This is a predicted structure of a 267-nucleotide part of an RNA (large-subunit ribosomal RNA, domain VI) from a Thermodesulfobacteriota bacterium.

Context: one part of a larger RNA
RNA sequence: CGCAAGAGAAUUGAGAGGAGCCGUCCUUAGUACGAGAGGACCGGGACGGACCAACCGCCGGUGUACGAGUGGUGUCGCCAGAUGCCAAUGCUCGGUAGCUGCGUUGGGAGCGGAUAAGCGCUGAAAGCAUAUAAGUGCGAAGCCCACCUCAAGAUGAGUUCUCUCACUGCGUUAAGCAGGUAAGGUCCCCCGAAGAUAAUGGGGUUGAUAGGCUGCAAGUUGAAGGAUGGUAACAUCUGUAGCUGAGCAGUACUAAUAGACCGAGGG
Numbered sequence: 001c002g003c004a005a006g007a008g009a010a011u012u013g014a015g016a017g018g019a020g021c022c023g024u025c026c027u028u029a030g031u032a033c034g035a036g037a038g039g040a041c042c043g044g045g046a047c048g049g050a051c052c053a054a055c056c057g058c059c060g061g062u063g064u065a066c067g068a069g070u071g072g073u074g075u076c077g078c079c080a081g082a083u084g085c086c087a088a089u090g091c092u093c094g095g096u097a098g099c100u101g102c103g104u105u106g107g108g109a110g111c112g113g114a115u116a117a118g119c120g121c122u123g124a125a126a127g128c129a130u131a132u133a134a135g136u137g138c139g140a141a142g143c144c145c146a147c148c149u150c151a152a153g154a155u156g157a158g159u160u161c162u163c164u165c166a167c168u169g170c171g172u173u174a175a176g177c178a179g180g181u182a183a184g185g186u187c188c189c190c191c192g193a194a195g196a197u198a199a200u201g202g203g204g205u206u207g208a209u210a211g212g213c214u215g216c217a218a219g220u221u222g223a224a225g226g227a228u229g230g231u232a233a234c235a236u237c238u239g240u241a242g243c244u245g246a247g248c249a250g251u252a253c254u255a256a257u258a259g260a261c262c263g264a265g266g267g
Stems, first nucleotide, its partner, number of pairs: 001153001005164007015150004021049007033038001051107005059101004066094005071086006110145001112144002118138004165266001167179004184262004188204005209255003212251005218244003225238005
């Protein structure tokens, strides 16, 4: 821009893409078959491998400053206690959310269709024969459908529901042009398991959208100060302590204020 007014939703599916794998064991059955050795088709059941998708309750990984330990050096006057730096977190031990696999769950189902090679039935031409000439059936991991996803720019532009109403000026009443509006939308702002930016989803005081605060969860592992014991290193008590990023709630304290713009008049 189009989809013959303008919007907000919900859809149909032309078409496109994805998936499509394989094995072992048990049973049927030591049956059919075979002199024996050996040993099935068909059907039923169980368990796997690889691959794919989703997810993070479990098991793990990461988690660059969440907690703790520890060395050197600098600073806070000193002790104590903190804190900066140490080429990549100085090194080390744990670890929430998120992201993940080694974890969990699921998938490849069809006694649907048409077929290939192949195998048939009926059957003439050609009194026979012949699966073919008329007619008719079976038959593949393959094809079409079925399963999952996208999809009306499918210009062949589909369908349904709901909302807005026929304004003002110019023009000749028309075509048309311009303007303020409606439904609605955008800008702007606060954000997001959405994201490079766009886009997308939520929220904007009639508000829990983000931050803060409070509580909880969870992590770390027992803070500082003090007391007691010990010559001391240190230990115990105060104390389920202290600290805490992303998690879950509550709470308008802070910031989403205020506002601007676009947007129909219809064959």

It matches the Rfam family "Bacterial large subunit ribosomal RNA".